[in-house]
Order: sequence, then C1' cells, then structure tokens
RNA sequence: CGUGAGCAAGAGCAAACCCGUCGCAAGGCGGGGACGCAAAGCCUCCGGUCUCAGUCGCACUGAGACAGCGGGGCUGCCGGU
Repeated sequence: CGUGAGCAAGAGCAAACCCGUCGCAAGGCGGGGACGCAAAGCCUCCGGUCUCAGUCGCACUGAGACAGCGGGGCUGCCGGU
C1' cells in the first nucleotide's frame, strides 16, 4: 500500500400511532410511544412535494408547510483489533 474477515465505548434524536393544544389547511407544539437515523444537530440559498389564495380552468404568481425528500452552508461525538 492492497485485499479479506470481524468489530467497539459513552451518549443523542425520535417515525407511525394515541392524547391534549394551535392553525382554513399542509402542518407545528407538549406528553406518551419507537420505525429508523453517523449528523434524523442548526440554517429555506437551490430543486422537489404538500397546503391556501388569485384564476372558469390550465399555466403562472404570491403566501405558507416539510430540515425524517434531495443538493448546499455551518457545527459536533468517538475512533479500539
């Protein structure tokens, strides 16, 4: 350097669903609960999906939601055979 096999420790977050609550809604928040996650920590800059409104409708535009749909930016824990 290459190949193969096997493999941590201490922790963290929390899907669906249920209860309460806020919202026209998507969905958010709190509690319960774990499907999973090596960034499932934070941020809407880009794309995407969803909601609402404008519109006869489509397209388009605006407002909003999703950070657990991707991309991107910033930051963080451990690292043994």
This is a predicted structure of an 81-nucleotide RNA (c-di-GMP-I riboswitch aptamer) from a Pseudomonadota bacterium. The model forms 95% of the base pairs in the Rfam consensus. The coordinates come from a structure-prediction model, not an experiment, and the mean pLDDT is 83.